[in-house]
RNA sequence: CUCUCCCCAGGUGAUGGACCCCACCUGGGUGCUCGAACCCGAACCGCCCCCGCGGGCUGAUGGCUCCUGACAGUGU
Numbered sequence: 001c002u003c004u005c006c007c008c009a010g011g012u013g014a015u016g017g018a019c020c021c022c023a024c025c026u027g028g029g030u031g032c033u034c035g036a037a038c039c040c041g042a043a044c045c046g047c048c049c050c051c052g053c054g055g056g057c058u059g060a061u062g063g064c065u066c067c068u069g070a071c072a073g074u075g076u
Stems, first nucleotide, its partner, number of pairs: 009026005016067003020063002027040004046057004
């Protein structure tokens, strides 16, 4: 100096929020006295049938619990 591993951190997981857990991604450029700021990229953007047209379906969770919103039923 390089690589790997570990730790920490950020982002993402088909409709809102939170704890905990799990999984995935993590780079580059411009600019700059320091610090910002801007651009690009990754994870991600549901399922089934059909050549296509078209048709059918689940869910506010990645998982658990709770809250909020919507819908339906029952009781007061």
The RNA shown here (Fluoride riboswitch aptamer (crcB RNA motif)) has 76 nucleotides and comes from Streptantibioticus parmotrematis. The source organism's lineage runs through Bacteria, Bacillati, Actinomycetes, Streptomycetaceae and Streptantibioticus. The model forms 100% of the base pairs in the Rfam consensus.